RNAcentral holds the sequence, with entries from ENA. Predicted 3D model of a 72-nucleotide RNA (transfer RNA) from a Pseudomonadota bacterium. Its mean pLDDT, the model's own confidence on a scale to 100, is 82. Rfam family: tRNA. The family's RNA type in Rfam is transfer RNA.

[in-house]
RNA sequence: GGUCCUGUAAUUCAGUGGCAGAAUGUUUGACUGCAAAUCAAAAUGUCGCUUGUUCGAUUCAAGCCGGGACCU
Numbered sequence: 001g002g003u004c005c006u007g008u009a010a011u012u013c014a015g016u017g018g019c020a021g022a023a024u025g026u027u028u029g030a031c032u033g034c035a036a037a038u039c040a041a042a043a044u045g046u047c048g049c050u051u052g053u054u055c056g057a058u059u060c061a062a063g064c065c066g067g068g069a070c071c072u
Stems, first nucleotide, its partner, number of pairs: 001071007010024004018055001026042005048064005
């Protein structure tokens, strides 16, 4: 330098045009002599950035940025 994949909650990941989710973690409550485990509840996201397509974009397209694989 080229080709391809990837970027979503604190972490690991799902979702693939129509209200953004799960698990783990965090906080609070119940339980306990205290903790752990268990149960209940809560909070947390400009869906990497910009532009375009569309009635509508996390999802489609283009550019840029970060990460990865292969080739040279």